[in-house]
RNA sequence: GGGCCCUUAGAUCAGUGGAAGAUCGCUUCCUUCGCAAGGAAGAGGCCGUGGGUUCAAAUCCCACAGGGUCCACCA
Repeated sequence: GGGCCCUUAGAUCAGUGGAAGAUCGCUUCCUUCGCAAGGAAGAGGCCGUGGGUUCAAAUCCCACAGGGUCCACCA
């Protein structure tokens, strides 16, 4: 330098044009003498950044940033 993949909740990941979700974690309550386990409810996201397409973008296109991987180059 080139190809490909990834970036969504605190963590791990779904969602591939039309109301942003799951599991774990966290908070509150129930249960217990107390803890754990179990049950119920809840909080938490401007979907990496900036543009473009569209009536409508997490999703399609472009650029950039960060990460992973393979290849090439240099000495």